[in-house]
RNA sequence: AACUGAACAGGCCAAACCUGCUGCAAGGCAGGGACGGAAAGCUGCGGGUCUUAUGGAGACAGCCGGGCUGCCAGU
Repeated sequence: AACUGAACAGGCCAAACCUGCUGCAAGGCAGGGACGGAAAGCUGCGGGUCUUAUGGAGACAGCCGGGCUGCCAGU
C1' cells in the first nucleotide's frame, strides 16, 4: 500500500415499536428500545423511492452505485 472480514480487542451506531417536541407532508430531533450493521462515519455526485405549498422546492446516506475519511485482525 492493496485485498479480505471466519475468529480476536476496545468500543461504536441503532430498525421496528413507544413517548415527547417539531414540520403541510415525506421526515427530523430527544429519550426509551434492539432488528441489524465493518463503514449503518461523512457527502444528494449518478440512479431510485417518497413528499408537496408544484418552486430553480423538499425528504431518504439503514435502497444501489460514486467520492472522501476511518478501528481491529488476517493475508
This is a predicted structure of a 75-nucleotide RNA (c-di-GMP-I riboswitch aptamer) from a Desulfobacterales bacterium. NCBI's taxonomy places the organism under Bacteria, Pseudomonadati, Thermodesulfobacteriota, Desulfobacteria, Desulfobacterales. Its mean pLDDT, the model's own confidence on a scale to 100, is 85. The sequence was found by an Rfam model in a public genome assembly. Of the family's consensus pairs, 94% are formed in the model.